């Protein structure tokens, strides 16, 4: 220092089919119920620029480009 190839979606771990109908789960988190208290259960609720920046499309988490970022693996 140069190449491939894989990851990037809610604090956290993760799913999202062939590009379509409102962005989802599960743990966390608040609120109430439950209790004598706490745990445990229930019931609502809150939290997303889908890394970024650009294109293609009537429509993009999803497809094509550039970066960024972490990992592997190659070359030197």
């Nucleotide at each position: 220092u140069g190449g491939a190839c894989g990851u990037a979606u809610a604090g956290c771990u993760c799913a999202g089919u062939u590009g379509g109908u409102u962005a989802g789960a599960g743990c966390a988190c608040u609120a109430c119920c439950u209790u004598g208290a706490c745990a445990u259960g229930g019931u609502a609720g809150g939290g997303g620029u889908c890394a970024c920046a650009g294109g293609u499309u009537c429509g993009a988490g999803u497809c094509c480009u550039g970066u960024u970022a972490c990992g592997u693996c190659c070359a030197u």
Source information: RNAcentral holds the sequence, with entries from ENA. This is a predicted structure of a 76-nucleotide RNA (transfer RNA) from Okeania sp. KiyG1. Its Rfam family is "tRNA". It is annotated as a transfer RNA. Gene Ontology term of the family: triplet codon-amino acid adaptor activity. Model confidence (mean pLDDT): 80 of 100.